[in-house]
Molecule: RNase P RNA; transfer RNA
Organism: soil metagenome
């Protein structure tokens, strides 16, 4: 340099607020994070009768593992950075179609401007060429030899791109070998493929209690309404709409978990099984804080050291739980690798 | 908790179907007027909210991040 892990205050004493338990003038034990943020993904869960069909929309896009599950994670391939240790990749298809490539250039789904060359009536005009130049990001695969009237894969001898044939590998892909010689980007441009997707959200929902206002209105029975934009097929139902009014009160949900640690096995990893050991916030205007002492870190001052002294210690506070991503961070610690001197 | 929309000159706004940034007012200078306003004509002023990324090229397409509006409940 690089990858990867952890800490980010701590200790005591006092005085306070939460919650659980025991038993009551009290006593024990608990009490914001690695991101609790963003709300950008998945799910658990709770609700909404139900099983399908097609469109339509939405994601995701090499391979092969892991997970509940996923746009996440590990490990390969390719293709690129870099001396390296390692990074980075929205990475399927451009011969299903349809679109863009300004300006400049002769030409940007098609073409010869200058130029080379041959011929002639030599002002010019036909004819062959795409090797050299010119314009641009990009121009009839690339360099190199022959060979031609000049030229051109017209030949070859290596190399890209393409197809077949062996062989390796689960696979993506790689190697070796023949072959005719071949116009490009862009799909984070529509789209074609493939695989996947109810819907709404704990302010979901369920109770218990109180209180009101319905003399409301309107559509239907081959009608409506059914977990959804549309269409459609079974099935079950007296239903839907629309206007007004009353309850803003408690309780449950709310933390024991696809949890944590710590060993052993199998695995290269992710991560899987076994065994044993823990219970770590549960708030509701919303609790986890205050004083005060020493102690780590860092800066400045006292000539240095010792000491002493003053300042300051970063990002930021749970609201149903979990896996991830993405953003913000003052300082410090550990442990492997690579490079230099 | 869900779903939208915004961000461009000192102000208000358009450009966004990728090709190199525009109007009006504001300011300045200069003509006209005895001087002033009008009036005309010139001229100055942009990291297109940051960051990144695709592309030959990005105000524009695509992620990520900040700041502001508005709707449902």
């Nucleotide at each position: 340099g690089u990858a990867a892990a952890c800490c980010g205050g701590g200790u005591g004493a006092c005085c306070g607020c939460u919650c659980g338990c025991c038993u009551u003038a009290g006593g024990c034990g608990g009490g914001a994070g690695g991101a609790a943020a963003g709300u950008c993904c998945g799910a658990g869960c709770u609700c909404c009768g139900c099983c399908g069909g097609g469109u339509a929309g939405g994601a995701u896009g090499c391979u092969g593992g892991g997970u509940a599950a996923c746009g996440c994670c590990c490990a390969g391939a390719a293709g690129g950075g870099g001396u390296g240790a390692c990074c980075c990749u929205a990475c399927g298809g451009a011969a299903a179609g349809u679109g863009c490539c300004a300006c400049a250039g002769a030409a940007a789904c098609a073409u010869a401007c200058c130029g080379c060359c041959c011929g002639a009536u030599u002002u010019u005009c036909g004819g062959g060429u795409a090797a050299g130049g010119g314009u641009g990001a990009a121009a009839u695969g690339g360099u190199g030899a022959g060979g031609u009237a000049a030229g051109a894969g017209c030949u070859c001898a290596c190399c890209a791109g393409c197809g077949g044939c062996u062989g390796g590998g689960u696979g993506a892909c790689c190697a070796g070998u023949c072959g005719g010689c071949u116009g490009g980007g862009c799909a984070a441009a529509c789209c074609c493929c493939a695989u996947c997707c109810g819907g709404a959200g704990c302010a979901a929902g369920a109770c218990c209690g109180a209180a009101u206002a319905g003399a409301g209105g309107g559509a239907c029975a081959u009608a409506a309404g059914g977990a959804c934009g549309c269409c459609u097929g079974g099935c079950c139902u007296g239903u839907c709409c629309c206007c007004g009014g009353g309850u803003u009160g408690g309780u449950c949900g709310c933390u024991u978990g696809a949890c944590c640690c710590u060993a052993a096995u199998g695995g290269u990893a992710a991560c899987a099984u076994u065994a044993g050991g823990g219970c770590u916030a549960g708030a509701u205007a919303g609790a986890u804080g205050g004083u005060c002492a020493c102690c780590a870190c860092u800066c400045c001052g006292a000539c240095u050291a010792a000491u002493c002294g003053g300042a300051g210690u970063a990002c930021a506070g749970a609201a149903c739980u979990c896996g991830g991503c993405u953003u913000a961070c003052a300082g410090g610690u550990u442990u492997a690798c690579u490079u230099g001197a | 908790g869900c779903c939208g929309g915004a961000g461009u000159a000192g102000c208000u706004c358009a450009g966004c179907u990728g090709g190199u940034a525009g109007a009006g007012c504001a300011g300045c200078u200069g003509a006209u007027u005895u001087g002033u306003a009008a009036u005309c004509a010139g001229c100055u002023g942009g990291u297109c909210g940051g960051g990144g990324g695709u592309u030959c090229g990005a105000u524009u397409c695509c992620c990520u991040u900040c700041u502001c509006c508005g709707g449902c409940u």